Predicted 3D model of a 327-nucleotide part of an RNA (large-subunit ribosomal RNA, domain IV) from Prevotellamassilia sp. The prediction has a mean pLDDT of 89.

[in-house]
Context: one part of a larger RNA
RNA sequence: CCACGGUCAAGGAACUAGGCAAACUGGCCCCGUAACUUAGGGAUAAGGGGUCCUCGCGGCGACGCGAGGCGCAGAGAAUAGGUCCAGGCAACUGUUUAACAAAAACACAGGGCUGUGCGAAUUCGCGAGAAGAAGUAUACAGUCUGACACCUGCCCGGUGCCGGAAGGUUAAGAGGAGGCGUCACCGCGAGGGAAGCGCUGAAUUGAAGCCCCGGUAAACGGCGGCCGUAACUAUAACGGUCCUAAGGUAGCGAAAUUCCUUGUCGGGUAAGUUCCGACCUGCACGAAUGGUGUAAUGAUCCGGACACUGUCUCGACCGUGGUUCCA
Numbered sequence: 001c002c003a004c005g006g007u008c009a010a011g012g013a014a015c016u017a018g019g020c021a022a023a024c025u026g027g028c029c030c031c032g033u034a035a036c037u038u039a040g041g042g043a044u045a046a047g048g049g050g051u052c053c054u055c056g057c058g059g060c061g062a063c064g065c066g067a068g069g070c071g072c073a074g075a076g077a078a079u080a081g082g083u084c085c086a087g088g089c090a091a092c093u094g095u096u097u098a099a100c101a102a103a104a105a106c107a108c109a110g111g112g113c114u115g116u117g118c119g120a121a122u123u124c125g126c127g128a129g130a131a132g133a134a135g136u137a138u139a140c141a142g143u144c145u146g147a148c149a150c151c152u153g154c155c156c157g158g159u160g161c162c163g164g165a166a167g168g169u170u171a172a173g174a175g176g177a178g179g180c181g182u183c184a185c186c187g188c189g190a191g192g193g194a195a196g197c198g199c200u201g202a203a204u205u206g207a208a209g210c211c212c213c214g215g216u217a218a219a220c221g222g223c224g225g226c227c228g229u230a231a232c233u234a235u236a237a238c239g240g241u242c243c244u245a246a247g248g249u250a251g252c253g254a255a256a257u258u259c260c261u262u263g264u265c266g267g268g269u270a271a272g273u274u275c276c277g278a279c280c281u282g283c284a285c286g287a288a289u290g291g292u293g294u295a296a297u298g299a300u301c302c303g304g305a306c307a308c309u310g311u312c313u314c315g316a317c318c319g320u321g322g323u324u325c326c327a
Stems, first nucleotide, its partner, number of pairs: 001322008010313002014311001019308001027051005036041001038147001052069007070074001082306004087301002089298002094106002110145007122131003148293004153223003158220002160216005167211003173205002178200005185192002224242005251285001252282001263279005
């Protein structure tokens, strides 16, 4: 000096990003327990008292009551919850990055939509075949949401999906007008040229799809601007105008979202960029890419209080092991 243990005057978080670490608490019995609540919980809430030995009395007994005894200390060692208040997120128990992340991520019961009538849809395989399922729509598959409570507004113009089939467009195929080559033949020649064979090929016909017509948002998604107006001022219930498929409803809001921003006001502190409650000017919340609440739960995140402490003021000493040096 290092590691692991142990103790400490006075103070008691002044430490620090943060009470990290440590300390406090701790078993059992009795008393007693708030808000809130889904009436189960919350609860070991919180907060108190007791705990050993002897004798007496009561009791079948566990044990209870009384009187007394000893110690600093009676769950005498060891094992052995610190507690409370407020908020965010996620309902919950679960699951996860084997070896830097355990979480507000995943899952989850519950909710919705879509597909599928059974040789099912879907998936694997070139195929036979197999899973689905020795199941049958209260089933199976895909997808989104994620207990529960209250709810889930408007837009179908775009994209997707579903339905429609009159018209437009449209492939191969069918079709074969016409053109070209060759050649019998005709012509003095230039050239013409049947049939056949070959090359090419117009009209016409020709499905789905697309265009088109409808539907559909718990499908992908989207959900405005400017100007004026009230007898103080300010503001604008009201009016005008432009644009749109429709212009954000309820609820929430400086938020896991707020740039300006340490917004402003209130609370808590002697002092508070954090925290809690409000306001609303929402840079850039918003309704199953769910919205807002919510008891219980959490090795979750954030703020605070009590208790407690070597975290600190500020360091000291002790034990065990090690490092280095000497013998």
The organism belongs to Prevotellamassilia, within Bacteria.